[in-house]
A computed fold for a 129-nucleotide RNA, annotated as FMN riboswitch aptamer (RFN element). Model confidence (mean pLDDT): 78 of 100. Its Rfam family is "FMN riboswitch aptamer (RFN element)". For this family Rfam cites "Regulation of riboflavin biosynthesis and transport genes in bacteria by transcriptional and translational attenuation" (Vitreschak et al., Nucleic Acids Res, 2002). Rfam's curators write: The RFN element is a highly conserved domain that is found frequently in the 5'-untranslated regions of prokaryotic mRNAs that encode for flavin mononucleotide (FMN) biosynthesis and transport proteins. This element is a metabolite-dependent riboswitch that directly binds FMN in the absence of proteins. In Bacillus subtilis, the riboswitch most likely controls gene expression by causing premature transcription termination within the 5' untranslated region of the ribDEAHT operon and precluding access to the ribosome-binding site of ypaA mRNA.The FMN riboswitch structure, reported in present an FMN-bound six-stem junction, adopts a butterfly-like scaffold, stapled together by opposingly directed but nearly identically folded peripheral domains. The family has 146 seed sequences and 6,230 matches in Rfam 15.1. It was read from a public genome assembly, where an Rfam model found it.
RNA sequence: AAUCUGUUUCAGGGCGAGGUGGAAGUCCUCACCGGCGGUGAUGAGCAAGUAGCUACAAGUCCGCGAGCUUCGGCUGAAAGGGUGCGAAUCCCUUACCGACGGUUACAGUCCGGAUGGAAGAAACAAGAA
Numbered sequence: 001a002a003u004c005u006g007u008u009u010c011a012g013g014g015c016g017a018g019g020u021g022g023a024a025g026u027c028c029u030c031a032c033c034g035g036c037g038g039u040g041a042u043g044a045g046c047a048a049g050u051a052g053c054u055a056c057a058a059g060u061c062c063g064c065g066a067g068c069u070u071c072g073g074c075u076g077a078a079a080g081g082g083u084g085c086g087a088a089u090c091c092c093u094u095a096c097c098g099a100c101g102g103u104u105a106c107a108g109u110c111c112g113g114a115u116g117g118a119a120g121a122a123a124c125a126a127g128a129a
Stems, first nucleotide, its partner, number of pairs: 005125006016030004031109002033098002035064004044054003059096002067074002078094005100112003
């Protein structure tokens, strides 16, 4: 150093404008938001260079969480073009997706379960080979 154990802390953002209406943050037009881990051709930085190291980088690629459940499981969404030897990840364009319950009217954005839980992250402590 890594692994294991314990403790503590942390761990989700967003309706602004207009329209219709008796009533809409729920509908319509525009707007706005994107949890955690992995990967991330290549590129960037360090290195004389190679090896190597470091940081950043995906809502829609893989997995997880939340949610639901008959406890077995289930659980959203991307294409086209460009560059290139090579693109699911880079660049451009245009799309699409978003639990449950509530509500004068249908909710990703309001209220509630939730001062909850949690993927996980960090710090500290002790021990073992």